[in-house]
């Protein structure tokens, strides 16, 4: 830096040092001298990693040039072995990242379903807004972090 993949509604400090900026980008909106980046400590999660019992009958399942038992031969069973699953988030946390305002603060792109609004009229209604706006919902694009590759 590019590409695949999982994941991003939980969670974490009135520590110390720095001092004025910080929330990717744009446009909101927020955060900061009752102290911003950053740095050290501290702590959070469990991605890599470690390990329990379990996966026909819907909580979770396939493979095997493996044993075994059966058989005419094979499946089917058992049991290993390898991957994945499932246990409210299984359980732990020496290591190796990560993260510790706000949903990834919100929205940025399409599409679907809903829903009109402003103004004038007592009313039916009429103009205008209209390739438009508002709500939600998927899906997508970016980003962010892990973990594999080039």
């Nucleotide at each position: 830096u590019u590409c695949u993949u999982a994941u991003c509604g939980a969670g974490a400090g009135a520590g110390g040092c720095g001092g004025a900026g910080g929330g990717a980008a744009a446009g909101g909106c927020c955060c900061g001298a009752u102290g911003a980046a950053g740095c050290c400590c501290a702590g959070c999660a469990a991605c890599c990693g470690a390990u329990u019992c379990g996966u026909u009958u819907a909580u979770a399942g396939c493979a095997g040039u493996a044993a075994g038992a059966u058989u005419g031969u094979a499946u089917c069973c058992u049991u290993c072995u390898g991957c994945a699953c499932g246990a409210a988030u299984g359980u732990c946390a020496u290591g190796g990242u990560g993260c510790u305002a706000a949903u990834u603060c919100c929205u940025u792109c399409a599409a679907a379903a809903c829903c009109g609004u402003a103004c004038g009229g007592u009313g039916a209604c009429g103009u205008a807004u209209a390739u438009g706006g508002g709500u939600u919902u998927u899906g997508g694009u970016a980003g962010a972090u892990g973990a594999g590759a080039a």

RNAcentral holds the sequence, with entries from Rfam. Predicted 3D model of a 150-nucleotide RNA (SAM riboswitch aptamer (S box leader)) from Fontibacillus panacisegetis. NCBI's taxonomy places the organism under Bacteria, Bacillati, Bacilli, Paenibacillaceae, Fontibacillus. Of the family's consensus pairs, 97% are formed in the model. Model confidence (mean pLDDT): 77 of 100.